[in-house]
Context: one part of a larger RNA
Molecule: large-subunit ribosomal RNA, domain VI
Organism: mine drainage metagenome
């Protein structure tokens, strides 16, 4: 933009894509069967094991330039609070996300239609012959049953509903947002409201903030100065998680939008 009115939801499946599974071990059957012995199986059961694929993040482990601490040079007069040191200065930790060393799954199978192969019946060629007609089987391969997508499948699909002449069916923009997400898209919502954000509780991360108040190495010119411990303090600081809760923002308000007979 089509799809012979516009639409909202559901759906069909013609095509398309898949490998979603592969694979040995162990053990059972069994020292059976066969075999003189020496040696020795199979179908079938059972059980973990690796590859591979998909999902997840309870628990292990990573990342974590969110966040918390410590520490060195230096600058903001001095505390406190901070800036800079290759885009974290260094160095210890570490929460949600992501993730994979980590967890869970990956089942029991079935059907068609063949290969090589085994075959029945049967001529040509009075016999014979699985093939020439015609018929039974038969593989991890193949077609499918399973998964994923799919009405642009132009034969353009079905049902179900709503609306159709001047403004309601619907939709869009603008706003507040995401487990969505390059751009678009797609999902919640927009006050008849929990979407973000703040604020509070829960839960967590770091490890006891600053100020006071004691103790005190150790220096001293004898006036004081004083690293650092320790109480106050599971303390202060901080969150991407869960819940409460209209406190702030989602106001207002604008487009687009349908029929021939």
């Nucleotide at each position: 933009u089509g799809c012979a009115c516009g639409a909202u939801g559901u759906c069909u499946g013609a095509g398309g894509g898949g490998a979603a599974g592969g694979a040995g071990c162990c053990u059972u059957u069994a020292g059976u069967a066969c075999g003189a012995g020496a040696g020795g199986a199979a179908c079938g059961g059972g059980g973990g094991u690796u590859c591979g694929u998909g999902g997840c993040u309870u628990c292990u482990g990573g990342u974590u330039u969110a966040c918390c601490g410590g520490u060195u040079g230096u600058c903001u007069g001095g505390c406190a609070a901070g800036g800079c040191a290759a885009a974290c200065g260094c160095c210890g930790g570490g929460u949600a996300g992501c993730c994979a060393c980590g967890c869970c799954a990956u089942a029991c199978g079935c059907g068609g239609a063949u290969a090589a192969a085994a075959g029945c019946u049967g001529a040509a060629a009075g016999c014979a012959u699985c093939u020439a007609a015609g018929c039974u089987u038969g593989a991890a391969g193949c077609c499918g049953c399973c998964c994923c997508u799919a009405a642009a499948a132009a034969u353009a699909g079905a049902c179900a509903u709503c609306g159709u002449u001047u403004u309601c069916a619907g939709g869009u923009c603008u706003c507040u947002c995401c487990u969505a997400a390059a751009a678009g898209a797609g999902g919640a919502g927009a006050u008849u409201g929990a979407u973000a954000g703040a604020g509070c509780c829960g839960g967590g991360a770091u490890g006891u903030a600053a100020g006071u108040g004691c103790c005190a190495a150790g220096c001293u010119u004898c006036g004081g100065c004083g690293a650092g411990g320790c109480a106050u303090u599971c303390a202060g600081u901080c969150c991407a998680c869960g819940g409460c809760c209209a406190c702030u923002a989602a106001u207002a308000g604008a487009c687009c939008g349908a029929a021939u007979g």